[in-house]
RNA sequence: UACUGUUAUUGCCAAACCCGUUGUGAAGCGGAGUACGGAAAGCCACGGGUCUCUUUGAGACAGCCGGGUUGCCCAA
Numbered sequence: 001u002a003c004u005g006u007u008a009u010u011g012c013c014a015a016a017c018c019c020g021u022u023g024u025g026a027a028g029c030g031g032a033g034u035a036c037g038g039a040a041a042g043c044c045a046c047g048g049g050u051c052u053c054u055u056u057g058a059g060a061c062a063g064c065c066g067g068g069u070u071g072c073c074c075a076a
Base pairs, nucleotide, nucleotide: 005073012038013037018031019030020029021028022027036063042069043068044067046066047065048064049061050060051059052058053057
């Protein structure tokens, strides 16, 4: 340095539910809320998949799977 990962440390994210708001909608954003869970549950719509609609197209989901990329920790 790279790979691996729950060995350890510091922390990190935030499911569901509720309120507000944007949107035709899937859903997104913010707040509260607590912690379903996560070693990338950081980011990217490239492939598959699921979902939505004003359906021969345009969108949503990165906490569905794969892939790409960046990062933290220190056992082996």
Predicted 3D model of a 76-nucleotide RNA (c-di-GMP-I riboswitch aptamer) from Sulfurovum sp. The coordinates come from a structure-prediction model, not an experiment, and the mean pLDDT is 77. The sequence was found by an Rfam model in a public genome assembly.